[in-house]
Formats: sequence, C1' cells, structure tokens
RNA sequence: GCGGCUGUAGCUCAACGGUAGAGCACUCCCCUGUCACGGGAGAGGCCGUGGGGUCAGCACCCAUCAGCCGCG
Repeated sequence: GCGGCUGUAGCUCAACGGUAGAGCACUCCCCUGUCACGGGAGAGGCCGUGGGGUCAGCACCCAUCAGCCGCG
C1' cells in the first nucleotide's frame, strides 16, 4: 500500500428498511436476625464519525477513524 471482518447500555451480545432489546452489573422494594440466593420494579444507548439516496436507516451507498486478520 491492497483486501476482509468488527465497532450498538458500564461489560458481553441481539435487532425483516417502520419510534433500539437481552444477560450480567447498578438503584429501589419484598424476602432474611444479617449477608448471599430468590421475587418485583426502575434508571441507563440516538447505534464509532461525517455525508448521501429513501416518506422512513443500527441495517443500503460513499468517505473517514479505531481494533483484528490476511496479502504484498
């Protein structure tokens, strides 16, 4: 230099073009003599960044940044 994969909540990961979810973690409540376990409720993200096409994008197109893999 070229090609490919990945980038979404604090962490690990989902999401046919139609207003973003789960598990763990966190907060509150119940349970318990206390903790843990268990049960219930809740907060937390505009989807790496910029642009484009679309009535409408996390998902499509272009560029770009970061990580990983391969080629030279």
The prediction has a mean pLDDT of 81.
Transfer RNA from a Candidatus Parcubacteria bacterium, 72 nucleotides, folded computationally.
NCBI's taxonomy places the organism under Bacteria, Bacteria candidate phyla, Candidatus Parcubacteria.
The same sequence occurs in records of 6 taxa.
It matches the Rfam family "tRNA". The family's RNA type in Rfam is transfer RNA.